RNAcentral holds the full RNA, with entries from SILVA. The part of an RNA shown here (small-subunit ribosomal RNA, central domain) has 350 nucleotides and comes from a metagenome. The coordinates come from a structure-prediction model, not an experiment, and the mean pLDDT is 88. Rfam family: Bacterial small subunit ribosomal RNA. Rfam links the family to the GO terms structural constituent of ribosome and ribosome.
[in-house]
Context: one part of a larger RNA
RNA sequence: CUGGGCGUAAAGGGUGCGUAGGUGGUUGAAUAAGUCUGAUGUGAAAGCUCCGGGCUUAACCCGGAAACGGCAUUAGAAACUGUUCGGCUGGAGGAUUGGAAGGGAGACUGGAAUUCUCGGUGUAGCAGUGAAAUGCGUAGAGAUCGAGAGGAACACCAGUGGCGAAGGCGGGUCUCUGGACAAUCCCUGACACUGAGGCACGAAAGCUAGGGGAGCAAACAGGAUUAGAUACCCUGGUAGUCCUAGCUGUAAACGGUGCACAUUUGCUGUAAGAGGAUUCGACCCCUUUUGUGGCGAAGCUAACGCGUUAAAUGUGCCGCCUGGGAAGUACGAUCGCAAGAUUAAAACUC
Numbered sequence: 001c002u003g004g005g006c007g008u009a010a011a012g013g014g015u016g017c018g019u020a021g022g023u024g025g026u027u028g029a030a031u032a033a034g035u036c037u038g039a040u041g042u043g044a045a046a047g048c049u050c051c052g053g054g055c056u057u058a059a060c061c062c063g064g065a066a067a068c069g070g071c072a073u074u075a076g077a078a079a080c081u082g083u084u085c086g087g088c089u090g091g092a093g094g095a096u097u098g099g100a101a102g103g104g105a106g107a108c109u110g111g112a113a114u115u116c117u118c119g120g121u122g123u124a125g126c127a128g129u130g131a132a133a134u135g136c137g138u139a140g141a142g143a144u145c146g147a148g149a150g151g152a153a154c155a156c157c158a159g160u161g162g163c164g165a166a167g168g169c170g171g172g173u174c175u176c177u178g179g180a181c182a183a184u185c186c187c188u189g190a191c192a193c194u195g196a197g198g199c200a201c202g203a204a205a206g207c208u209a210g211g212g213g214a215g216c217a218a219a220c221a222g223g224a225u226u227a228g229a230u231a232c233c234c235u236g237g238u239a240g241u242c243c244u245a246g247c248u249g250u251a252a253a254c255g256g257u258g259c260a261c262a263u264u265u266g267c268u269g270u271a272a273g274a275g276g277a278u279u280c281g282a283c284c285c286c287u288u289u290u291g292u293g294g295c296g297a298a299g300c301u302a303a304c305g306c307g308u309u310a311a312a313u314g315u316g317c318c319g320c321c322u323g324g325g326a327a328g329u330a331c332g333a334u335c336g337c338a339a340g341a342u343u344a345a346a347a348c349u350c
Stems, first nucleotide, its partner, number of pairs: 004321003007304002012318001014201004021194003025088007033081002035077008049065006091191001092188003095184004103177007110154001115149007125136002162169002206247006215241002220236004258317006266295011299306002323350003332343004
């Protein structure tokens, strides 16, 4: 390379946008690059293969045929692919109307709770545990009532419910802003799909600078436990957790399942629309669309299981895998303030 694969055996890029490239609906005409057919030239000889012949045979030698994957020129064909021109509306996009939502950003704001401060009442304990002790408290704690400060998170609603490309998003109001969906079938007329590089986003932890700091809490200190206890338990407690501006760029970034399109029996729940039937008006009911779940036909699968939200049947494009360890390591390179990240071997060994 071919072939085979990627839910769990090795293997789907963390996610999107998009460049090159690859692929591309339907119809008419033209063209003849690909494609197909014929002819001509060339494809040295030797060798290989086949047939025949010559040395007593073989090796060897001689003659002939075939072959020479091709290349070039030329004459044609026009279905398919390409190219050019012209149409179409089913793909795609736009328009109008409409409802739903923790989608994003900023500003303002609310109550409960914890902690602290001040004041009142009040007196000897409180806290903690398996049991204790460290700790707090007669300088008045804990309890209780009132006032205040400050930070962080938003009980109930809450739901295999909603939204987002993923990460993720939950008190309330306002402003700005993105997407999806339904109905109408009005407009454009293939404008599409995927996407190496590239660019952007990307939990937590971590880093830089400046703020903030209630609770929690790596490190650390003390008390226990224990043979020991650098732990589990307890009392404290600093980074951090929060905000602003940058950096980092990784996760079991998981549905362990790339994206898009088409086709293929069903039943049932739920969210949001639209239409119908009915009604005074609704609900229930019927149809349909999009999403999100459960169970399951065929089929698939090594099995588990998947099953119109496919792991079924096909097509297009990308990424990735090729025995275990060494190793996601070394070296080099790129990026980073650093931590480190990305790319990525071999010797050796089984």